[in-house]
Molecule: c-di-GMP-I riboswitch aptamer
Organism: Chloroflexota bacterium
RNA sequence: ACACGAUAAAGGCAAACUUGGCGAAAGCCAAGGACGCAAAGCUGUGGGUCUAAGGGCACCAACAGGUGCCUAAGAUAGCCAGGCCGCCGAA
Numbered sequence: 001a002c003a004c005g006a007u008a009a010a011g012g013c014a015a016a017c018u019u020g021g022c023g024a025a026a027g028c029c030a031a032g033g034a035c036g037c038a039a040a041g042c043u044g045u046g047g048g049u050c051u052a053a054g055g056g057c058a059c060c061a062a063c064a065g066g067u068g069c070c071u072a073a074g075a076u077a078g079c080c081a082g083g084c085c086g087c088c089g090a091a
Stems, first nucleotide, its partner, number of pairs: 004089002012037002017032006035078001041084003045081003048076003054071007
């Protein structure tokens, strides 16, 4: 240096759930809370998954509107890869 990851040490993050806020929703933010995490640090580039406001199509109604299907420009980094960066050091 690369790989690897312990019943080590120091420090870190925080699932579900609750409360408040934002959002059409998925979900996000803050506080509480810890299921877990050695990248559970950063990044939506590829795949997956979730949502469907807007848009498209079909139907109903023909005044307003309603229902179904499709769609990411939305979301997820705690789904998997890729990229960037980083603490510690037993075997």